Context: one part of a larger RNA
RNA sequence: GAAUCAACGCUGGCGGCGUGCCUCAGACAUGCAAGUCGAACGCGAAAGCUCCCUUCGGGGAGCAAGUAGAGUGGCGCACGGGUGAGUAACACGUGGGUAAUUUACCUUCGGGUGGGGAAUAACAACCGGAAACGGUUGCUAAUACCGCAUGAUGCAGCGGCACCACAUGGUGACAGUUGUUAAAGCGGGGGAUCGCAAGACCUCGCGCCUGAAGAGAAGCCCGCGGCAGAUUAGCUAGUUGGUAAGGUAACGGCUUACCAAGGCGACGAUCUGUAGCCGGCCUGAGAGGGCGGUCGGCCACACUGACACUGAAUAACGGGUCAGACUCCUACGGGAGGCAGCAGUCGGGAAUUUUGGGCAAUGGGCGAAAGCCUGACCCAGCAACGCCGCGUGAAGGAUGAAGUUUUUCGGAAUGUAAACUUCACAAGAACGGGAAGAAUAAGUUUCAGCUAACACCUGAAACGAUGACGGUACCGUUUGUAAGCUCCGGCUAACUCCGUGCCAGCAGCCGCGGUAAUACGGGGGGAGCAAGCGUUGUUC
Numbered sequence: 001g002a003a004u005c006a007a008c009g010c011u012g013g014c015g016g017c018g019u020g021c022c023u024c025a026g027a028c029a030u031g032c033a034a035g036u037c038g039a040a041c042g043c044g045a046a047a048g049c050u051c052c053c054u055u056c057g058g059g060g061a062g063c064a065a066g067u068a069g070a071g072u073g074g075c076g077c078a079c080g081g082g083u084g085a086g087u088a089a090c091a092c093g094u095g096g097g098u099a100a101u102u103u104a105c106c107u108u109c110g111g112g113u114g115g116g117g118a119a120u121a122a123c124a125a126c127c128g129g130a131a132a133c134g135g136u137u138g139c140u141a142a143u144a145c146c147g148c149a150u151g152a153u154g155c156a157g158c159g160g161c162a163c164c165a166c167a168u169g170g171u172g173a174c175a176g177u178u179g180u181u182a183a184a185g186c187g188g189g190g191g192a193u194c195g196c197a198a199g200a201c202c203u204c205g206c207g208c209c210u211g212a213a214g215a216g217a218a219g220c221c222c223g224c225g226g227c228a229g230a231u232u233a234g235c236u237a238g239u240u241g242g243u244a245a246g247g248u249a250a251c252g253g254c255u256u257a258c259c260a261a262g263g264c265g266a267c268g269a270u271c272u273g274u275a276g277c278c279g280g281c282c283u284g285a286g287a288g289g290g291c292g293g294u295c296g297g298c299c300a301c302a303c304u305g306a307c308a309c310u311g312a313a314u315a316a317c318g319g320g321u322c323a324g325a326c327u328c329c330u331a332c333g334g335g336a337g338g339c340a341g342c343a344g345u346c347g348g349g350a351a352u353u354u355u356g357g358g359c360a361a362u363g364g365g366c367g368a369a370a371g372c373c374u375g376a377c378c379c380a381g382c383a384a385c386g387c388c389g390c391g392u393g394a395a396g397g398a399u400g401a402a403g404u405u406u407u408u409c410g411g412a413a414u415g416u417a418a419a420c421u422u423c424a425c426a427a428g429a430a431c432g433g434g435a436a437g438a439a440u441a442a443g444u445u446u447c448a449g450c451u452a453a454c455a456c457c458u459g460a461a462a463c464g465a466u467g468a469c470g471g472u473a474c475c476g477u478u479u480g481u482a483a484g485c486u487c488c489g490g491c492u493a494a495c496u497c498c499g500u501g502c503c504a505g506c507a508g509c510c511g512c513g514g515u516a517a518u519a520c521g522g523g524g525g526g527a528g529c530a531a532g533c534g535u536u537g538u539u540c
Base pairs, nucleotide, nucleotide: 001540002539003538004537006536007535008534009533010532013390014389015388016387017386018385019383020382021348026346027345028344030343031342032341035075036074037073040072041071043069048063049062050061051060052059053058082301083300084299092225093224094223095222096221097220098219101218102217103216106214107213108212109211110210111209112208113207114148116146117145123138124137125136126135127134128133154180155179156178157177158176159174161172162171163170164169185206186205187204188203189202190201193200194199227273228272229271234264235263236262239261240260241259242258243257244256245255246254276298277297278296279295280291281290282289283288303324304323305322306321307320326337327336328335329334354380356379357378358377362376363374364373365372366371393423394422395421396420403414404413405412406411428479429478430477431476432475433474437469443463444462445461446460447459448458449457484529485528486527487526488525489510490509491508495524496523497522498521499520505512506511
């Protein structure tokens, strides 16, 4: 000098864009942060209003409403959001391999979707418990569950052939052959025919099963790379390899039994300390050095430790089980909880914000859609914490006012500075106008496709709701306000007077102060930066 997730002192006008617990991965009151689907399914209220009956206590019916609601089932909850504890490791980066693998939703292509059965929650009755919650009996539905049928280009076995790979193996066509494995319905519309009706039937859309391919995602393996210490020199028994079996989507000591005695290490094993890694950021002419906050990618973690369930995928932050510490409730028998989500509280600390608004936009989940949910996100609030921009006026104005300081008492400085004249008005306030951010959705019309059909449905075009911010930005009229901080001995731009007298004090280094201190304190003057200025910490 540059930089900073900074803090402290003095000061403080505005706007835009960013940033904001670096310390205790300490403990947490309260609210919200993951739901959705009635076009999978069975149940199903109440308040209130109207009417009828009444012994005036009440009873019944209809609407509310197939609404609210809980339940079965499906999809989601493995994303999004937080933190950096652990980790020196295939964790990360980079480049490869998988002929050793998996993949829900999505896209493309092919084939199919037949016929049955038994339950169960909800609900009702009864019972247990302080509660959390639970038990027994009875009833019921499904795209929930279970058989049967059919089936191949799936899977497995038996055969040979070709190509590729080569350590096992993979791919393809086969005249092959044997065995085995599926499925679920829902919604819209309809002319003829059948039917008492429901419907059959036809058609469209969504779904379901199965196979092939793709996209995206994931697992596993390998080469190379990136900290310190030798005042850490030896480390290792599932250890290293083999055989067999098990296990996994998959290779593998991944696991087990048996066999062998190996494997790593001065090119630093092991141990100890420290640390999430990277794109990047800071500095520097560069080489290098330091850092890894915000943003993006990967990893790990979710009170601590262990474990599995579900599922395409989790050893699962707002799921479960067990143990532990802590907190809370209790009728003492037993229960409940997990902010390193967004706000917020206490504590710690030099130090870090609102218990705000909205789903209008972007994105996500569910749904055919309308829509619902979304502390992701978009906005607003607080903080000069940072960067950038703007303003606090501009021009003229001397006989050089007054005041102040200084003086050799003549004067000199402050100083065009002020007053004064002309001109102009960052903010704010009042009044008036007022955005862009919105693309389209439902729906309507027209056309095309599908179709037996001018229905339905699908596609295209045109029209067609919706704004948290916000009456904000911006525009017009009137009015109208705003400078400090540090320094002045040399380095280093900027000098004098008074006070003090090795005292009080200053100080980054050299150093200053003991009676004329440009170095201490005050005044005047000056220099530098400026809504900031200085100090401290840290890095180059």